[in-house]
Context: one part of a larger RNA
RNA sequence: GAUGAACGCUGACAGAAUGCUUAACACAUGCAAGUCGAUGGGGAAGUGGUGCUUGCACCAUGGUAACCAUGGCGGACGGGUGAGUAACGCGUAAGGGACUUACCUGCAGGACUGGGAUAACAGGGGGAAACUCCUGACAAGACCGGAUAAUGUCAUGGAGCUGCAUGGCUUUAUGAUGAAAGGAGACGCCUGCGGAGAGCCUUGCGUCCUAUUAGCUAGUUGGUGAGGUAAUGGCUCACCAAGGCGAAGAUAGGUAGCCGGCCUGAGAGGGUGGACGGCCACAAGGGGACUGAGAUACGGCCCUUACUCCUACGGGAGGCAGCAGUGGGGAAUAUUGGACAAUGGGGGCAACCCUGAUCCAGCAAUUCUGUGUGCACGAAGAAGGUUUUCGGAUUGUAAAGUGCUUUCAGCAGGGAAGAAGUAAGUGACGGUACCUGCAGAAGAAGCGACGGCUAAAUACGUGCCAGCUGCCGCGGUAAUACGUAUGUCGCGAGCGUUAUCC
Numbered sequence: 001g002a003u004g005a006a007c008g009c010u011g012a013c014a015g016a017a018u019g020c021u022u023a024a025c026a027c028a029u030g031c032a033a034g035u036c037g038a039u040g041g042g043g044a045a046g047u048g049g050u051g052c053u054u055g056c057a058c059c060a061u062g063g064u065a066a067c068c069a070u071g072g073c074g075g076a077c078g079g080g081u082g083a084g085u086a087a088c089g090c091g092u093a094a095g096g097g098a099c100u101u102a103c104c105u106g107c108a109g110g111a112c113u114g115g116g117a118u119a120a121c122a123g124g125g126g127g128a129a130a131c132u133c134c135u136g137a138c139a140a141g142a143c144c145g146g147a148u149a150a151u152g153u154c155a156u157g158g159a160g161c162u163g164c165a166u167g168g169c170u171u172u173a174u175g176a177u178g179a180a181a182g183g184a185g186a187c188g189c190c191u192g193c194g195g196a197g198a199g200c201c202u203u204g205c206g207u208c209c210u211a212u213u214a215g216c217u218a219g220u221u222g223g224u225g226a227g228g229u230a231a232u233g234g235c236u237c238a239c240c241a242a243g244g245c246g247a248a249g250a251u252a253g254g255u256a257g258c259c260g261g262c263c264u265g266a267g268a269g270g271g272u273g274g275a276c277g278g279c280c281a282c283a284a285g286g287g288g289a290c291u292g293a294g295a296u297a298c299g300g301c302c303c304u305u306a307c308u309c310c311u312a313c314g315g316g317a318g319g320c321a322g323c324a325g326u327g328g329g330g331a332a333u334a335u336u337g338g339a340c341a342a343u344g345g346g347g348g349c350a351a352c353c354c355u356g357a358u359c360c361a362g363c364a365a366u367u368c369u370g371u372g373u374g375c376a377c378g379a380a381g382a383a384g385g386u387u388u389u390c391g392g393a394u395u396g397u398a399a400a401g402u403g404c405u406u407u408c409a410g411c412a413g414g415g416a417a418g419a420a421g422u423a424a425g426u427g428a429c430g431g432u433a434c435c436u437g438c439a440g441a442a443g444a445a446g447c448g449a450c451g452g453c454u455a456a457a458u459a460c461g462u463g464c465c466a467g468c469u470g471c472c473g474c475g476g477u478a479a480u481a482c483g484u485a486u487g488u489c490g491c492g493a494g495c496g497u498u499a500u501c502c
Base pairs, nucleotide, nucleotide: 001501002500003499005498006497007496008495009494012371013370014369015368016367017366018364019363020329025327026326027325029324030323031322034073035072036071038070039069040068041067046061047060048059049058050057051056052055080282081281082280089207090206091205092204093203094202095201096200099199100198101197104195105194106193107192108191109190110189112146113145114144115143121136122135123134124133125132126131152177153176154175155174156173157172158171159170160169161168162167182187208254209253210252215245216244217243220242221241222240223239224238225237226236227235257279258278259277260276261272262271263270264269284305285304286303287302288301307318308317309316310315335361337360338359339358343357344355345354346353347352374404375403376402377401384395385394386393387392408443410438411437412436413435414434418429446491447490448489449488450487451472452471453470457486458485459484460483461482467474468473
């Protein structure tokens, strides 16, 4: 000098930031991911009619997109945490002639013709529940045939150009294969070639401590073939060979998420990785795949383990390292708040819906910044306090008194920008910021130190006691070092102490 700090004493206001560093301990409750109307149910209001007991019942129409279901897109983003990881994990620089890509976007072309199911629903059954079984129908942009199509894919040939090897590109012939979805409309659907953005893989270099860790390795190292993948590859398998790594530190053990940055320092360097941004990993512990453009998926599924809860004992349910909040641990860390107004995200043609992302408010001197607690005059140098050599000195222009001002806080009146949409309408914050007026010095100062280092000393008490102490050291009867008082010094809404880093 610094801090995500804590503790002690004290505490006026405003703004900006920050706030479980410990138990990746366990979690009550609420919310945090939905949306669309292509499809089928369902049937409210309304309208018409009938009966009349005059405000009800029934019938028809109607269709709220309340609710249920099919289907589409999104739940792989956003948000959290840092347990694991010493690794191509991260950083940086390259490569992919070994790759993928939903939504968006440019270009070219296309959408012909059929079919059978199924959920909700209706009927019935089982179960305490979670849920589940049987029967019966019916729809679609759900599902499945057939047709057609190329600059698609595959196979077999031909020709040309070219590269750092495997190869790449262009062109051509034959054969096989191979698509669609509608909707009233907005808008969608299918195929191919590109773009953008994103992802995946490979590589050079860099990336903590220990040698009181010296040898390690059997899919191990390489080859051939096959399987698998979007793709290379012992990634996996069969066979063959016997290799591969290591004092330039392998292997083992310990510790740790990495970086942009941040702190310190003249720099070199040292320390650090909280907030913000990028990457990675994880989602009660462990394992697995499914769906999908994308996951081996925090608020999806299955298995297992531990724990918690419900149970009719047969069986079930759950996962806050999302936002709040609770218990626990701890020196220690906040509200079970408001709004989608803005910025963005998902769905939708849109209207709109959802959004604890976000924007705001609340709490905390936790940090930083700014402001105030008054200004001028005022000597009888008042009183009081302290001290004294009893003359005085000091507190001290300090107070009183006189004149003035009103920041901030208070009260009252007005009152935004942030809103961008063609217009209109639309503000959680918030009657906030800001402006004006009113009143009155009125409501607003402490903390530490005073032997030397180190700015600042006297009196009394105590008497190696009580105590102080960062180091040197003070205290045993005049202690500038303990305690109190007065005075002084330093900093000031803070001041000290402790911890850690330079």

A computed fold for a 502-nucleotide part of an RNA from an uncultured bacterium, annotated as small-subunit ribosomal RNA, 5' domain.
Its mean pLDDT, the model's own confidence on a scale to 100, is 82.
Its Rfam family is "Bacterial small subunit ribosomal RNA".